[in-house]
RNA sequence: UAUCGUUCUCAGGGCGGGGUGAAAUUCCCCACCGGCGGUAUCGGGCUUGUCCCGGAGCCCGCGAGCGCCUGCCCGAACGGGCAGGGUCAGCAGAUCCGGUGACAUGCCGGAGCCGACGGUUACAGUCCGGAUGAAAGAGAACCGGC
Numbered sequence: 001u002a003u004c005g006u007u008c009u010c011a012g013g014g015c016g017g018g019g020u021g022a023a024a025u026u027c028c029c030c031a032c033c034g035g036c037g038g039u040a041u042c043g044g045g046c047u048u049g050u051c052c053c054g055g056a057g058c059c060c061g062c063g064a065g066c067g068c069c070u071g072c073c074c075g076a077a078c079g080g081g082c083a084g085g086g087u088c089a090g091c092a093g094a095u096c097c098g099g100u101g102a103c104a105u106g107c108c109g110g111a112g113c114c115g116a117c118g119g120u121u122a123c124a125g126u127c128c129g130g131a132u133g134a135a136a137g138a139g140a141a142c143c144g145g146c
Base pairs, nucleotide, nucleotide: 005142006141007140008139009138010137016030017029018028019027032125033115034114035062036061037060038059042054043053044052045051046049057113058112065091066090067088068085069084070083071082072081073080074079095111096110097109098108099107117129118128119127
């Protein structure tokens, strides 16, 4: 450096004020929040190495959820239940302007935008639920090979 295995631990934040109303943390006004890996003109460190650490919700990917597919079961049918799959990628989202500069969708300034499914006296990123779940991945211990 590339690659393989076992076990364990960890792995998501946010409705505060006002308005309307019979009823809203769901609508309206103001407010609040930002998973994981990568990238890096920013910041920090010292041993000054093209080193180490941190650094993007909306740049490139990934994850859960919904959908989809497969198998089995129930059903006359519509459809439903259980188990599995994870490329299939359909939903899966969302950024521009000015400045600096050789280089910025990342820095500085400004203005914007986005947020699964089911539930609910009324429409939910923030409430309740699946979830004491799953998981991108992070870390530790150990084993083996080149």
Model confidence (mean pLDDT): 76 of 100. FMN riboswitch aptamer (RFN element) from Gellertiella hungarica, 146 nucleotides, folded computationally. Lineage of the source: Bacteria > Pseudomonadati > Hyphomicrobiales > Rhizobiaceae > Gellertiella. It was read from a public genome assembly, where an Rfam model found it.